The RNA shown here (Bacterial RNase P class A) has 345 nucleotides and comes from Lachnobacterium bovis DSM 14045.
Model confidence (mean pLDDT): 75 of 100.
Of the family's consensus pairs, 92% are formed in the model.
Its Rfam family is "Bacterial RNase P class A". The family's RNA type in Rfam is ribozyme.
Lineage of the source: Bacteria > Bacillota > Clostridia > Lachnospirales > Lachnobacterium bovis.
RNA sequence: UAUGCAGGACAGGUGAUCGCAGCUGCAAGUACCGAAAGGUCGCAGGUGAGGAAAGUCCGGGCUUCACAGGGCAGGAUGCCGGUUAACGGCCGGUAGGGGAAACCCUCAGGACAGUGCAACAGAAAUAAACCGCCACGCAAGUGGUAAGGGUGGAAAGGCAGUGCAAGAGACUACCGCCAUCUUGGUAACAAGGUGGGCACAUGUAAACCCCAUUUGAAGCAAAACCGAAUAUAAGCGUUGACGUGGCCCGCUAGCUUAAGGUAGGUUGCUUGAGGUAAUUGGUAACAGUUAUCCUAGAUAGAUGAUCAUCCACGACAUAACCCGGCUUAUCGUUCUGCUAAGUUA
Repeated sequence: UAUGCAGGACAGGUGAUCGCAGCUGCAAGUACCGAAAGGUCGCAGGUGAGGAAAGUCCGGGCUUCACAGGGCAGGAUGCCGGUUAACGGCCGGUAGGGGAAACCCUCAGGACAGUGCAACAGAAAUAAACCGCCACGCAAGUGGUAAGGGUGGAAAGGCAGUGCAAGAGACUACCGCCAUCUUGGUAACAAGGUGGGCACAUGUAAACCCCAUUUGAAGCAAAACCGAAUAUAAGCGUUGACGUGGCCCGCUAGCUUAAGGUAGGUUGCUUGAGGUAAUUGGUAACAGUUAUCCUAGAUAGAUGAUCAUCCACGACAUAACCCGGCUUAUCGUUCUGCUAAGUUA
């Protein structure tokens, strides 16, 4: 210089005017809307989307319903340890794989419990003799043989030797596998020793299945409270109720209550497993302590529009109960650490 790897930050800025949604303070009237519950109206100040608010894929809080105890079925998860409210997330490690490296990737239990499936090719696909080799035989052929050839993703551990009629773990060394022991490690696992000749003979569990762990259902349109009209039920009422300002007369046909919970209203609703900074413990995820901050809360649903100006000329996209993750989309700008191919000094 060019490239790459890992992890962060920002997401047009400034000013003016108009508008929208909450909040706080002041100030209201026998104000307005409504049967009520409740809501509305003035002035001032301040606040008002995101890194993903998205997909709704996991986990939890919260709410209602269900629920003696145990089991079956179904679902989910699947190396080990840690972390957390919890997780299928995250952190650290192990094993395997990729890269020259920084670093990255992995749906990573079990195929001696059982069942299923494996196209084509090939003689044969879990069981075998097509060619070849050897023995016998005149020959046809019969027997032995898994070294070699051929087919295939896969053909009875690999490779070298001994051995043999030719061959073969038949035997031997090394490597692999299995069993077991020792050492290190919390563990996954690693290193080493001893034994077994290996018929424990292929793959697939993202096929059924087995094993271990785990799992009640539905969601804020959850749910709680207030609550018209109509209809229903009961009582009273034409022997005059209720109302008509207290009583009488008169007038006349309805009146009262209950249960229910619709329309409508309020709450749920944003102070929370919260943010920021410092510090302590820890490799880290994370946890503790101290200080400090309050940062949208609508219910047909607010974030906008216009103008001026500057630049790098502005991407993906708009909260709807709330959090922790994951996944996906994204114009660009910028910071930190690391790798080391090439060139120059």